[in-house]
RNA sequence: CCCUGCCAAAUGGGAGAGAGCGGCCAAUAAAGCCGCCACCGAAGGCGCAACCGCCCCGGAAACGCUCAGGUCAACGGACCGUUUGGCAGUA
Numbered sequence: 001c002c003c004u005g006c007c008a009a010a011u012g013g014g015a016g017a018g019a020g021c022g023g024c025c026a027a028u029a030a031a032g033c034c035g036c037c038a039c040c041g042a043a044g045g046c047g048c049a050a051c052c053g054c055c056c057c058g059g060a061a062a063c064g065c066u067c068a069g070g071u072c073a074a075c076g077g078a079c080c081g082u083u084u085g086g087c088a089g090u091a
Base pairs, nucleotide, nucleotide: 003089004088005087006086007085008084009083010082011081012080013079018037020036021035022034023033024032038071039070040069044067045065046064047063051059052058053057
């Protein structure tokens, strides 16, 4: 230096599900607040578990729950790609 792993940043891609009903405010709508019904799972959170470990106990999913969040667009978005920086590893 190349490659690989971890972390961070930038950038690109990125699904699902009612522009729901009623009321308040406003000029209609959207947004905001309150109440109600139906849905989604890929922020977060929680749970079980294959599996893993230092095996007393822990870590654990894209599975499940839907508390939170979301159901035109925007924002957000697990995850993936590229670039840069840092820390390590192998040869």
Molecule: Glycine riboswitch aptamer
Organism: uncultured Caulobacterales bacterium